[in-house]
RNA sequence: UUUAAAUAAGGGCAAAACUACUGAAAAGUAGCGACGCAAAGCUAGAGUCUAAAGCUACACCCUGUGGGGUAGCCAUGAUCGUUCAGCUGCAUAA
Numbered sequence: 001u002u003u004a005a006a007u008a009a010g011g012g013c014a015a016a017a018c019u020a021c022u023g024a025a026a027a028g029u030a031g032c033g034a035c036g037c038a039a040a041g042c043u044a045g046a047g048u049c050u051a052a053a054g055c056u057a058c059a060c061c062c063u064g065u066g067g068g069g070u071a072g073c074c075a076u077g078a079u080c081g082u083u084c085a086g087c088u089g090c091a092u093a094a
Base pairs, nucleotide, nucleotide: 002094003093004092012037013036018031019030020029021028022027035081041087042086043085045084046083047079048078049077054073055072056071057070058069060067061066
């Protein structure tokens, strides 16, 4: 330097559930807790999730061209602990 995933020392991370808070939601943060993880380290490019605002359609109320409702579209929101992609790195073995 390259490859591998049988082993995991020192150490590291922390799923679900529960509690509190934030958020329209998806989800996030903190505590508690360990299901797991050899990149469960980092980056939202692909994919995925959500759809507040906005736009469109429909009917309704009301007559101010305003209001809420339903359906559809849409990321500027979220997710790298489903997956792909990019960057970096520990131990061990060859």